This is a predicted structure of a 529-nucleotide part of an RNA (small-subunit ribosomal RNA, 5' domain) from a sponge metagenome.
Model confidence (mean pLDDT): 83 of 100.
The RNAcentral record of the full RNA draws on SILVA.
Rfam family: Bacterial small subunit ribosomal RNA. The family is grouped with related families in Rfam's "SSU clan".

Context: one part of a larger RNA
RNA sequence: GAACGAACGCUGACGGCGGGCCUCAUACAUGCAAGUCGUACGAGAAAGUCUUCGGACGAGUAAAGUGGCGCACGGGUGAGUAACGCGUGGGUAAUCUACCUUGUAGACUGGGAUAACUCCCCGAAAGGGGUGCUAAUACCGGAUAGCCUUUGGAGAUCAUAAAGUUCUCCUAAGUAAAGUUGGGUUUCUAACACUAUAAGAUGAGCCUGCGUUUCAUUAGUUUGUUGGUGGGGUAAAAGCCUACCAAGACUACGAUGAAUAGCUGGUCUGAGAGGAUGAUCAGCCACACUGGAACUGAGACACGGUCCAGACUCCUACGGGAGGCAGCAGUGGGGAAUAUUGGACAAUGGGCGCAAGCCUGAUCCAGCCAUACCGCGUGGGUGAAGAAGGCCUUCGGGUUGUAAAGCCCUUUUGUUGGGAAAGAAAUCCAGCCGGCUAAUACCUGGUUGGGAUGACGGUACCCAAAGAAUAAGCACCGGCUAACUUCGUGCCAGCAGCCGCGGUAAUACGAAGGGUGCAAGCGUUACUC
Repeated sequence: GAACGAACGCUGACGGCGGGCCUCAUACAUGCAAGUCGUACGAGAAAGUCUUCGGACGAGUAAAGUGGCGCACGGGUGAGUAACGCGUGGGUAAUCUACCUUGUAGACUGGGAUAACUCCCCGAAAGGGGUGCUAAUACCGGAUAGCCUUUGGAGAUCAUAAAGUUCUCCUAAGUAAAGUUGGGUUUCUAACACUAUAAGAUGAGCCUGCGUUUCAUUAGUUUGUUGGUGGGGUAAAAGCCUACCAAGACUACGAUGAAUAGCUGGUCUGAGAGGAUGAUCAGCCACACUGGAACUGAGACACGGUCCAGACUCCUACGGGAGGCAGCAGUGGGGAAUAUUGGACAAUGGGCGCAAGCCUGAUCCAGCCAUACCGCGUGGGUGAAGAAGGCCUUCGGGUUGUAAAGCCCUUUUGUUGGGAAAGAAAUCCAGCCGGCUAAUACCUGGUUGGGAUGACGGUACCCAAAGAAUAAGCACCGGCUAACUUCGUGCCAGCAGCCGCGGUAAUACGAAGGGUGCAAGCGUUACUC
């Protein structure tokens, strides 16, 4: 000098755009943060209103249940981890992939339950047990099998160091489900959904070369350890696991141990080389009170799922139960220190749904903080009687100082009044041209036209009015280092980054006048280069 997720002191007009618990991965009151589908299914209220007291409307609405998809994304944190964790380059002929796209083939025929509900029982509660009834795209049989999986056989092909890959032909097991709309009237068709399979896309798993902090005052480490065979296991190679056999494997090119640490793109600094760092944003990883485990599922060993153990907190009728903010706000505590228990789904994106739509503390916005950066203002011109006052003085004067006052202007910002956006065109509706189809229904692609939808917000922006009106501080002045005098004090009180100053004329302490430097900031402190 630069920089900052900064803090502290004094001061503080506005706007734009970023940022905001670096400490205790400390404990958490309260609310919200993951639901959705009636075009899968059965069943189905009440309040209230009307009443001819039968009932009707509310309403086949709400709530609950079975079922499907989602909850593995999005959001948070950095504890652990020195590791194939990350970065980079390869391999998978050792693998999986729901939803999506494309192709091929198909969706036949039967069955038994169960929740909801009714009734009964236990319990303080959380909840649980039993009897009876019922449905499905829930569950389970049988048929079909070109494709697919497995067993055995034959042939061809490609590749590798090798085990092997791919294709063709023959032999045994494994699948399916209805609902909606239209034509039509008993069989077709379209959309969504379903089954098997081939490929794509996307995502993921595993292996591997190289790189990845400090300590040798850490020198030896290892027994599933290193390799083989048999068996098991996984989507998949493998001591991944197991039995047996052999005795290997790593290490001064630093094993093992200890300490510290999430890694990277990047960021800061520097002419560069390098050094330091890893907030915000983006990619990857790990974690979800602590430890362990599996279930479901395409995907988890699962933040707002389950089970077990532990610590802690809460409820209890003492028998037993409930909980997990490192989601968004917010509270206590810790700390030098870090914000609102806000608005909206209008946009972007996500989940579900044919759709309308619902949900979304993701997100978009607003609030608070000079916390960083940028912009702008606090007026402009004229004005010497060089006013008054202050300070200094050699008492002549000098300085503050064109500074003020006065006169003439302007109106950024602020105030008041008026006008006023873009962000919103898709989904939707209508017409036209195509596709599908037996079809001018539906459904769908394109195109033209129309209508609705804004949290921010009457915000940005524009116009007008009055009026200099509404707006300057902080540090320093001995040298380094730009800027000097007086008074007070008297090695005291104090200053200080270094040198040093102060013991009676202190440009170095304190105050005043004057000056210098930055400026809505200025200084100090911490940390980095």